[in-house]
Molecule: Bacterial RNase P class A
Organism: Anaerolineales bacterium
Order: sequence, then C1' cells, then structure tokens
RNA sequence: CAAGCCGGCCGGGUUGUCGCGGCGGCUGCGUAGCAGCCGCCGAGGAAAGUCCGCGCUCCACAGAGCACGACGCCGGGUAACGCCCGGAAUGGGGUGACCCAUUGGAAGAGGGCCACAGAGAAGCGUAAUGCCGGCCCGCCGCCGCCAGGCGGCGGGGAGGCGAGGGUGAAACGGUGGGGUAAGAGCCCACCGGCGUCCGCCGCAAGGCGGGCGGCCAGGUAACCCCCGUCGGGAGCAAGGCCAAGCAGGGGCAAGAUGCGGCUCGCGUCGUUUGAGCCCCGGGUCGGCCGCCCGAGCCGGCCAGCAAUGGCCGGCCUAGAGAGAUGACAGCCUAAAACAGAACGCGGCUUACGGGCUGGCUUGAAAG
Repeated sequence: CAAGCCGGCCGGGUUGUCGCGGCGGCUGCGUAGCAGCCGCCGAGGAAAGUCCGCGCUCCACAGAGCACGACGCCGGGUAACGCCCGGAAUGGGGUGACCCAUUGGAAGAGGGCCACAGAGAAGCGUAAUGCCGGCCCGCCGCCGCCAGGCGGCGGGGAGGCGAGGGUGAAACGGUGGGGUAAGAGCCCACCGGCGUCCGCCGCAAGGCGGGCGGCCAGGUAACCCCCGUCGGGAGCAAGGCCAAGCAGGGGCAAGAUGCGGCUCGCGUCGUUUGAGCCCCGGGUCGGCCGCCCGAGCCGGCCAGCAAUGGCCGGCCUAGAGAGAUGACAGCCUAAAACAGAACGCGGCUUACGGGCUGGCUUGAAAG
C1' cells in the first nucleotide's frame, strides 16, 4: 500500500428571525381559567415489528396433584428471559484472521414413522442367483469273501449358510487368519465404535492415558413420549378519585313561583297522582390522578478474560389527550439515510445515506 476478518462509536453542527408543546415566574382580565412577556426543557438508535422477559394495576387463588405450554451441552451474569458473556463437543467453509450449523434421553420405559428402489428399513428378515448338503438315482473307475464297499462326475432334494454380486440417503462393523460340509465375532490378532472401571487435569460440560467386556447396538424426539426447569389470567381503553343533569330511594312538607321594587290584582305548578327543600347509593357528561426520580443518565476509580457488579462525585433530560419538536436564511466543500414518543424498563429482530475508531490476518514492495 492492497485485499480482508472481528469489535466499539456517531447518526449533522452552529448563528439569526418566525412558530409550536410542557413547566416555572411576572403582569393584566370578565379569575377552576385565558392572554401577553421572560426563563428552562422538548424524540430514536432503532421511538418500528409487538417476538421474548419483567415492573406496575385489577381479578382469581388453602395445600398438593393432573392437564397444557415454553425451554433444554457446561459454567457465569441478570429483577427476569427464549437475552448476554466465557467455555465444551460434533459436522462444515476459508491460505488465514475467523465464520456457519447443531446440542437432555433412541443400550432398553414404550409406541409410531422411514418416500422411491429393494428379498429385507429393524432385534427380525434373507427372495432370486450362489456356496454346502446326511440321503436318493444314474454313469464310470478300483477293490471284493459277489452281500457289497470306496472314490469321481452328473442330476434330484429335507435342510444348513449369510461371504460374493444387486437396491437404497441408510442394509445389522473392517482387514487378515483359524475353523467348517460350506459358512458366519463362531474363535483369535489388529483397527474402528460403544459401554464400563481406574489414574491425572478441569467448578463443570469434557480432555488425555491405561485396563476390561465380542457388547457391534440404523435413523428420526421440529412425531408421540420420558426426564429436568419455569409458567395463574387480563392489560394504562389496566386501575383509582371527584362528580353536573336525568331517573331511583328516604325525610320534612303547604306552599313554591312569574308579571323589573312594594301593595292589590291576574296567572302557572302543587297540597289522594306531593310542588319545593334536604339527605343517600350507584353513576352519565365532564374534570383529575395513574404519567415519568428511574433495574435512570454522565464521569472517575476498583473487581472480573468478559457479560456485569461495587464505590464516589455530578445531573434532572418530552409527558400530550385531535395529540408539540417545524419553516426560512447564512456558514461549516455537501446535510442528503432509515424513520416520529403515548405507562415504563431489559432484550431480540428488522430498516438505514454517510462518517470516526481499536485489534487482527493474508499478500506485495521498499528500507
């Protein structure tokens, strides 16, 4: 310098003018408020998808069990998680840095399934071809005491066999030897697998080494199932407080009220169907709370490989309820990506123009 690998971070800044929301102060007014002025604050790394885990609220709930669901190597972190960190095993990709996938149990608790092909897809089966074959038949040879016996070849055949060829993604270990009528872990040696025991290392998953056992065992648990762990339901339109009007219940009750103030007068509604006033419970319109001080943010130090935790100091940083955060101009060479809070928090996933930065790998050149 080029090509890559793995992380961390930023997500326009600034000035001026105008405008919007929240809070505080002051002033004014016709005062639960409104208006003006001033000050402070005012979207995100994902606010998104709403997938997972929690807080909070209401409802349900003696204990235990069943059912159902989620999760599943080991250790750690956390309020918790299906998240994160560190590690292990198996398989795969890359020259490499590194990356991807998988993860309780299939030897035993059990059931199911394994397309096509094939005899057979699992504790049993082995068809056809093939190998062997007590026995029977035929032919030939030899021996013979003439009854027959032995050997060879061919044919039939109860039966034995699982090596060869064949199918398939997968076929019940491999090589060699012994053995046998022919064969076969039937037996033996070595190799492989599995199980088990011991030693060392590791908290553990597990690793390394050694011994023993012919045990040789197919796959699938994202099919049921078994084992272990966890899980009550609904969600801020949760939920709570205040409370016009109308209707209802109870009590008192003969008056109440209009015609501008008083008297008279004239009306209206009432006194069995009760005007009017007072009280009560639920609760509509409406208003308020929940609602942003919190598993908070920033900085430093310490512990830890890390995730993360502890201590100290500093800070308060949207909270609406038709729902605010924008427009224009100048400068920064250009300001352009995805995208807009609605109870909050931790994750995951998805979208995203551009930029900054740490470590590492491979290659080339020069010194």